[in-house]
């Protein structure tokens, strides 16, 4: 760790309702990290332009991309071949932010003489000019002949800094040297030639070679871009509060209440022979009445909304197998198939069993085993997919 039972927990559905029973299901390749693209949702928006980030070979996949596939170009290796070499082809492999450096600006530390229209440190050379010497000739001025110096000047081959240092191999050539001139090799410009959709790749012609890197510098082209994120966001709605409206002693009946009636008590008022009739009845205030206003109690209604519930929320650019299309990335068809949805956050334990491993014991060294312990590491869903990144 597999497999079975037990027993516990989240969540669909059945049954029972008053604790519960049944039954299904119940993490990962990455669920992380939250770096990209989406989807969804709420805010915002005539259009356009500027600013501002993101991207960048070429065709193709995809809902989309900074991903993913093929291919092209380049660098590097690593191997196989052509050449005397400079170097050229092949195949395999990594990698490349791989668009523009003859639009402009700008930067190239150090180290080196010199680093952009360079430059001479050691070094070659001193033909030419210049000085010495020697030899000729001369009375002497000279001097077309040999020798030297390395002054002036030449020169960039080689050495030596650099990451880089104005093209390579040879031949000629010169004092020496250089593309200075020649072949090859390499480069670069053109090209309505030829392949390919296309990046290009080949061929032709032309050019002695000029145009150094850096755009993950500013810049210029081109495409592409509104914000925030499921705590998005919608819907119910206690409590306190706010507005607004009614009611105000006690009992009883009706009503969901607010109230409606009917008795009662107090208070004041009439009228009066017990009594009966009326009108008030929460506090204060506007001097009394009426009327009204605060302020308390009850009750309603009313809009925004707190807890708190309810939806979003998990059936989808969905997994799988079959078959066709494509070099692949994938994508068209048919066929089966459901695969957590918590919310303070469930996905665990026990025992048996089997099956590895380490240690222990026994041994005839082949192995046995009745003992012991491990069985992971990374990690752990929380709106939902595609992708990269890291464990």
């Nucleotide at each position: 760790g597999g497999c079975g039972a037990c027993c516990g927990c989240g969540c669909g559905c059945c049954c029972g309702u008053u604790u519960g029973g049944g039954u299904g299901u119940g993490a990962g390749g990455a669920a992380a990290g939250u770096c990209c693209g989406a989807a969804c949702a709420c805010g915002g928006c005539a259009g356009g332009a500027c600013a501002c980030g993101g991207c960048g070979g070429u065709g193709g996949g995809u809902a989309a991309c900074g991903c993913c596939c093929a291919c092209c170009c380049g660098a590097c290796g690593g191997u196989c071949u052509g050449g005397c070499a400079a170097c050229g082809g092949g195949u395999c492999g990594u990698c490349g932010a791989g668009g523009g450096a003859a639009a402009g600006u700008g930067c190239c530390a150090c180290a080196g003489a010199g680093a952009a229209c360079a430059g001479a440190c050691c070094g070659c050379c001193g033909a030419u000019g210049g000085c010495c010497c020697c030899g000729a000739g001369u009375u002497g001025u000279u001097u077309g002949g040999g020798g030297g110096c390395a002054c002036a000047g030449g020169c960039a081959a080689g050495g030596g800094u650099g990451a880089a240092a104005c093209g390579g191999u040879g031949c000629g050539g010169u004092a020496a040297g250089a593309g200075c001139g020649c072949a090859c090799c390499g480069c670069c410009g053109c090209u309505u030639c030829u392949g390919g959709c296309g990046a290009c790749a080949g061929g032709g012609c032309g050019g002695g070679c000029a145009u150094g890197g850096c755009a993950a510098a500013c810049c210029c082209c081109g495409c592409c871009g509104c914000g925030u994120g499921c705590a998005a966001g919608g819907c119910c709605a206690a409590g306190c509060a706010g507005u607004c409206c009614c009611c105000g002693c006690c009992c009883g009946u009706c009503g969901c209440a607010a109230g409606a009636c009917g008795g009662g008590g107090u208070g004041g008022c009439c009228g009066g022979u017990c009594c009966g009739g009326c009108c008030a009845u929460u506090g204060c205030c506007c001097g009394c009445u009426a009327g009204g206003g605060c302020a308390u109690g009850g009750g309603g209604a009313c809009g925004g909304g707190u807890a708190g519930g309810c939806c979003g929320c998990u059936c989808g650019a969905g997994c799988u197998c079959g078959u066709c299309g494509g070099c692949a990335a994938c994508g068209g068809c048919g066929g089966g198939c459901c695969c957590a949805g918590a919310u303070a956050a469930a996905u665990g334990g026990u025992c048996g069993u089997c099956g590895c491993c380490g240690c222990g014991g026994c041994u005839u060294u082949g192995g046995c085993u009745u003992g012991c312990g491990g069985c992971a590491a990374c990690a752990g869903a929380a709106u939902u997919c595609g992708g990269c990144u890291u464990a």
Bacterial RNase P class A from a marine eukaryotic metagenome, 391 nucleotides, folded computationally. The RNAcentral record of the sequence draws on MGnify. Its Rfam family is "Bacterial RNase P class A". By type it is a ribozyme.